Predicted 3D model of a 121-nucleotide RNA (c-di-GMP-I riboswitch aptamer) from Capsulimonas corticalis. Model confidence (mean pLDDT): 75 of 100. The RNAcentral record of the sequence draws on Rfam.
[in-house]
This record gives sequence, structure tokens and C1' cells, in this order.
RNA sequence: GACAAACAAAGGCAAACUCGUCGAAAGGCGAGGACGCAAAGCUACGGGUCUACGGCAGAGACUUCGCCUCAUUUCGCGCACUAUGUUCGAAAUGUCCUGCUAUGACAGCCAAGCCGCCGCA
Repeated sequence: GACAAACAAAGGCAAACUCGUCGAAAGGCGAGGACGCAAAGCUACGGGUCUACGGCAGAGACUUCGCCUCAUUUCGCGCACUAUGUUCGAAAUGUCCUGCUAUGACAGCCAAGCCGCCGCA
């Protein structure tokens, strides 16, 4: 310096779940709690997985609805009309839904890099 995780000891971490807190979410953090872990220590830059606030797309829905009530703008056929208002129909805005998207996450999915306790010694 490299490899090996059997044995012994000192210790370490903490899944699910619960509570609190941050976050749009995934998830993070703190407390409790232990399924497990010899790197379950650190790194999200390789693969993979999760999420989708925002963005993009839609020959999806509502607005325009079975009835009643409730947004804005525009167009069309009418009605009343000085201004203008208004019934009905339609379109847009807007709202919702669906799909895609990481710039957000996961190191306890795999690989890689860095660092490290004891010990065969």
C1' cells in the first nucleotide's frame, strides 16, 4: 500500500408508522419509534425511479348547463331604441380535465468518486 466482513469489543445509523414543521407535490428537517444496515457516511455529474408549481399541447369539459341563480369581452339573427339595453345562438378570456416536460427530489435502487471505526494483525 492492496484485499478480506468471520470472531470480539467500543459504539453508530434508523424503514414503516405517529406528531410537529417547511414545500404545489415528490420529498426534506425535528421528536418519538426500529424494519433493517459494515459504509443505511458524503456527492444527484451516469443509468433508473418519484413529483409537475411553472411551461407547452389538446377535434376534452364548463362558461353557452335539464331547471333556477352567478364572470368579462366579441360576433351573428332578432326585439326595443336618443344614448343604449336585451332574448337566443356561437367564439374567446377565464376555470377545470388529460398528456408531455426538471429547473424539483430520491445516496435505504444500481454503478462511480471521496472519506472513515474496530479487527483476522